[in-house]
RNA sequence: GCGGGUAUCGUAUAGCGGUUAUUAUGCGACCUUGCCAAGGUCGAGAGACGGGUUCAAUUCCCGUUACCCGCU
Numbered sequence: 001g002c003g004g005g006u007a008u009c010g011u012a013u014a015g016c017g018g019u020u021a022u023u024a025u026g027c028g029a030c031c032u033u034g035c036c037a038a039g040g041u042c043g044a045g046a047g048a049c050g051g052g053u054u055c056a057a058u059u060c061c062c063g064u065u066a067c068c069c070g071c072u
Base pairs, nucleotide, nucleotide: 001071002070003069004068005067006066007065010025011024012023018055027043028042029041030040031039048064049063050062051061052060
């Protein structure tokens, strides 16, 4: 230099272009207990960045960035 892949709450993850973006774990409050642990209920927390297509984009297209794999 060329080709391919990945980027979503703190971490790990799901998603046929259409309701309030899913689940687990972690975090906070409460319940339960004599205390802790376990368990239960509720809550806060996320789309790498910039454009395009569309009535509507996490999803499709282009570019950039970061990381991974391969080739030279």